[in-house]
Context: one part of a larger RNA
RNA sequence: GAACGAACGCUGGCGGCAGGCUUAACACAUGCAAGUCGAACGAUGGCUUCGGCCAUAGUGGCGCACGGGUGAGUAACGCGUGGGAACCUACCCUGGAGUGGGGAAUAACCUCUGGAAACGGAGGCUAAUACCGCAUACGCCCUUAGGGGGAAAGAUUUAUCGCUCUAGGAUGGGCCCGCGUCCGAUUAGCUAGUUGGUAGGGUAAUGGCCUACCAAGGCUGCGAUCGGUAGCUGGUCUGAGAGGAUGAUCAGCCACACUGGGACUGAGACACGGCCCAGACUCCUACGGGAGGCAGCAGUGGGGAAUCUUGGACAAUGGGGGCAACCCUGAUCCAGCCAUGCCGCGUGAGUGACGAAGGCCUUCGGGUUGUAAAGCUCUUUCGCCCACGACGAUGAUGACGGUAGUGGGAGAAGAAGCCCCGGCUAACUCCGUGCCAGCAGCCGCGGUAAUACGGAGGGGGCUAGCGUUGUUC
Numbered sequence: 001g002a003a004c005g006a007a008c009g010c011u012g013g014c015g016g017c018a019g020g021c022u023u024a025a026c027a028c029a030u031g032c033a034a035g036u037c038g039a040a041c042g043a044u045g046g047c048u049u050c051g052g053c054c055a056u057a058g059u060g061g062c063g064c065a066c067g068g069g070u071g072a073g074u075a076a077c078g079c080g081u082g083g084g085a086a087c088c089u090a091c092c093c094u095g096g097a098g099u100g101g102g103g104a105a106u107a108a109c110c111u112c113u114g115g116a117a118a119c120g121g122a123g124g125c126u127a128a129u130a131c132c133g134c135a136u137a138c139g140c141c142c143u144u145a146g147g148g149g150g151a152a153a154g155a156u157u158u159a160u161c162g163c164u165c166u167a168g169g170a171u172g173g174g175c176c177c178g179c180g181u182c183c184g185a186u187u188a189g190c191u192a193g194u195u196g197g198u199a200g201g202g203u204a205a206u207g208g209c210c211u212a213c214c215a216a217g218g219c220u221g222c223g224a225u226c227g228g229u230a231g232c233u234g235g236u237c238u239g240a241g242a243g244g245a246u247g248a249u250c251a252g253c254c255a256c257a258c259u260g261g262g263a264c265u266g267a268g269a270c271a272c273g274g275c276c277c278a279g280a281c282u283c284c285u286a287c288g289g290g291a292g293g294c295a296g297c298a299g300u301g302g303g304g305a306a307u308c309u310u311g312g313a314c315a316a317u318g319g320g321g322g323c324a325a326c327c328c329u330g331a332u333c334c335a336g337c338c339a340u341g342c343c344g345c346g347u348g349a350g351u352g353a354c355g356a357a358g359g360c361c362u363u364c365g366g367g368u369u370g371u372a373a374a375g376c377u378c379u380u381u382c383g384c385c386c387a388c389g390a391c392g393a394u395g396a397u398g399a400c401g402g403u404a405g406u407g408g409g410a411g412a413a414g415a416a417g418c419c420c421c422g423g424c425u426a427a428c429u430c431c432g433u434g435c436c437a438g439c440a441g442c443c444g445c446g447g448u449a450a451u452a453c454g455g456a457g458g459g460g461g462c463u464a465g466c467g468u469u470g471u472u473c
Base pairs, nucleotide, nucleotide: 001473002472003471004470006469007468008467009466010465013345014344015343016342017341018340019338020337021303026301027300028299030298031297032296035062036061037060040059041058043056044055045054046053047052069256070255071254078181079180080179081178082177083176084175087173088172092169093168094167095166096165097164098163099162100134102132103131109124110123111122112121113120114119140149141148142147154161155160156159182228183227184226189219190218191217194216195215196214197213198212199211200210201209231253232252233251234250235246236245237244238243258279259278260277261276262275281292282291283290284289309335311334312333313332317331318329319328320327321326348378349377350376351375358369359368360367361366382414384409385408386407387406388405392400417462418461419460420459421458422443423442424441428457429456430455431454432453438445439444
């Protein structure tokens, strides 16, 4: 000098665009944040012009594995980059083939019944795109190549939406490898599923991933192991560059969801607002037993130098469901708060000397504040008042918003501070004080003439900011 997710002190007019718990991955009151489909199904209630329509607890389907948050853990194929072979992929696209005929249940409902509650138990009835056989299957799978195995679902407003098998694509993902990826040797040896093989199991798939047997290997001074620290990257800051530092916001990847463990369902999870077990904590209880998880958006307490509203809307973009109408969406779009930052604008312009008054200094002549003020002549940005009023929305639909903007009106009117003035370093005098009170980034000032302390006048710098502190280069 530059920079900052900054904080603190003094001060503070407006707008645009951004940013806003860096600390306790501390604990959380309350509300909302994932539903939707009646064109899959039975049932119930309501309305009816008797054609139907509306609502929905339950069964069923799809979604809830996305989106959103956080950075605790992780020094690792986690990330970055470049490759690889033994894989999966719901919805979507393209091609081929099919959608025949049956069966047995079960919620809801009814009856009885347990419990304070949460939540159940028994019996009876019923439907389906829920479940199960049979038939068929070009291509599909297995095969000892003879053969064996495997599917489907219908709905309605009759035009569509579906369903099954299979091939390919697209998208997304799982796995493996080369190289790169912090500090410590006051950590020098580490390792028994350890390293390799055979056989098997397991997986969508390779593999000690797992098991049995066999062999005795594997890593390491080019730093193994151990300890510490840390999410990684695109990037960001600085710098002429090389480099150094860093990883907020935005984007990609990873990991986590009270702590630890586990699986279930599913195309996909070992699943933030799912389940089970254990633990800590909080709450309810009739003491038998139950309920909960903000590192989602707001918000509260706490910690801290320090970081916002318990706002509006689905209008747009996008997502889920639905044939659709539409519903949901604290994603998102907006608004609110904060000079936290960057950028822009204003706080007036011209004229005005006999150089007013006042202040300060003085060698008492004067000098300076100073064209500064007053006065005169103007202007009206921003702000204020009145009126009109968007784009964003291809036809409809606008939270923002009576916002931005446009026209008119009044009136210089409502709008300047902060730091410094010994040298470094731009800027000087007087008074007070007297090694006191104090200043200070370094050198150093102050003990009676202090340009260094405090005040004043004057001056310098920056300006809605200015200084200080912290951190990086």

A computed fold for a 473-nucleotide part of an RNA from a Rhodospirillales bacterium, annotated as small-subunit ribosomal RNA, 5' domain. The organism belongs to Rhodospirillales, within Bacteria. Its mean pLDDT, the model's own confidence on a scale to 100, is 89. Rfam family: Bacterial small subunit ribosomal RNA.